Overview:
Lysine riboswitch aptamer from uncultured Bifidobacterium sp., 161 nucleotides, folded computationally. The organism belongs to Bifidobacterium, within Bacteria. The model forms 98% of the base pairs in the Rfam consensus. Its mean pLDDT, the model's own confidence on a scale to 100, is 81.
[in-house]
RNA sequence: AGAGGUUGCCGAACCUAUCAGUACCCGGGGUCAGACAGUGUGGUGUCGGCCAUCCCCGGCGAAAGGAAGUUCGGCCGAAACGGUCCGGUUCUGCACUGCCGGCUCGUUGGGUCCGGGCUGAAGAAGUCCGGGACUGUCGCGGCUCGAUGCCGCGGAGCGCU
Numbered sequence: 001a002g003a004g005g006u007u008g009c010c011g012a013a014c015c016u017a018u019c020a021g022u023a024c025c026c027g028g029g030g031u032c033a034g035a036c037a038g039u040g041u042g043g044u045g046u047c048g049g050c051c052a053u054c055c056c057c058g059g060c061g062a063a064a065g066g067a068a069g070u071u072c073g074g075c076c077g078a079a080a081c082g083g084u085c086c087g088g089u090u091c092u093g094c095a096c097u098g099c100c101g102g103c104u105c106g107u108u109g110g111g112u113c114c115g116g117g118c119u120g121a122a123g124a125a126g127u128c129c130g131g132g133a134c135u136g137u138c139g140c141g142g143c144u145c146g147a148u149g150c151c152g153c154g155g156a157g158c159g160c161u
Base pairs, nucleotide, nucleotide: 001161002160005076008075009074010073011072012071013070014069016067025059026058027057028056029055030054034047035046036045038096039095040094041093042092043091079108080107081106082105083104085102086101087100088099089098109135110134112132113131114130115129116128117127118126137155138154139153140152141151142150143149
């Protein structure tokens, strides 16, 4: 400086489906004194007999996260993830969870399929554990007159050319 793959990785914009006939709101009926904040537990606060919350029927009817596609851009530890710790986020204290950020340690060559756990609205995607085949690369061995061809085994990107 290059290569692996036409589903290599990441980002942005546009668009589409899903989310969902869900949430919110309105009307009717029922029940009834409690109900509300991510979960639990204390506190504080707000709403509630002008009938809240909850259940049923009807009407109206979203959004975010996540996903496919197209275009553009940046690239080949591209990038992604896991663990501990710290900080932020929620009305507040504590514990847990989710999300964001930082230090540090560790894993993964690449995508894919199967089983299970977590997360999630989800049969999507992501991630962790285990397994399978494929593929690129190098090493070793074998086949071959010889191989840039074929077969087997193994390693890891701190690699290969």